[in-house]
RNA sequence: GACCGGUAGGGGCAAAACUGUUGCGAAGCAGUGACGCAAAGCCGCUGGGCCUUUCAUCUGAAAAGGCAGCCUGGUUACCCGG
Repeated sequence: GACCGGUAGGGGCAAAACUGUUGCGAAGCAGUGACGCAAAGCCGCUGGGCCUUUCAUCUGAAAAGGCAGCCUGGUUACCCGG
């Protein structure tokens, strides 16, 4: 250095809910707060999945959005052990 693993230590992130705020909405941002997470760091132009709005022949196979803490994939990375 690479690959595999996650028991230690030092740490990190932050679910639901509440408050404020943006949005038609899913949801986002900030604060409080911790359910959990060894990538719960990043990527929505890897492929699926779910959700919202519009249209609609109510089948959606269409259009425009959202979710990276749904999975998969890519990429970067601390420490320790093998």
This is a predicted structure of an 82-nucleotide RNA (c-di-GMP-I riboswitch aptamer) from Dethiobacter sp. Taxonomically the source falls in Dethiobacter (Bacteria, Dethiobacteria, Dethiobacterales, Dethiobacteraceae). It was read from a public genome assembly, where an Rfam model found it.